[in-house]
RNA sequence: GCACCUGUAGCUCAGUUGGUAGAGCAAGCGUCUUAUACACGUUAGGUCGGGGGUUCGAGACCCUCCAGGUGCA
Numbered sequence: 001g002c003a004c005c006u007g008u009a010g011c012u013c014a015g016u017u018g019g020u021a022g023a024g025c026a027a028g029c030g031u032c033u034u035a036u037a038c039a040c041g042u043u044a045g046g047u048c049g050g051g052g053g054u055u056c057g058a059g060a061c062c063c064u065c066c067a068g069g070u071g072c073a
Base pairs, nucleotide, nucleotide: 001072002071003070004069005068006067007066010025011024012023013022019056027043028042029041030040031039049065050064051063052062053061
């Protein structure tokens, strides 16, 4: 330099054919316990890497940039 992959909650990851975003763990609270832990219940937490475009509507499609990774040279 070229090609490809990844970027979504604090962490690990889903998200189907474009229809308004979820799980597990972690965290807060409650039940239980003398207390802690375990277990169970519940709550909060996201401008979906940045910007622009297409569309009635974009996490998903298009362009560009940024970060990380792989391969070739």

Transfer RNA from a Patescibacteria group bacterium, 73 nucleotides, folded computationally. NCBI's taxonomy places the organism under Bacteria, Bacteria candidate phyla. It matches the Rfam family "tRNA". It is annotated as a transfer RNA. Gene Ontology term of the family: triplet codon-amino acid adaptor activity.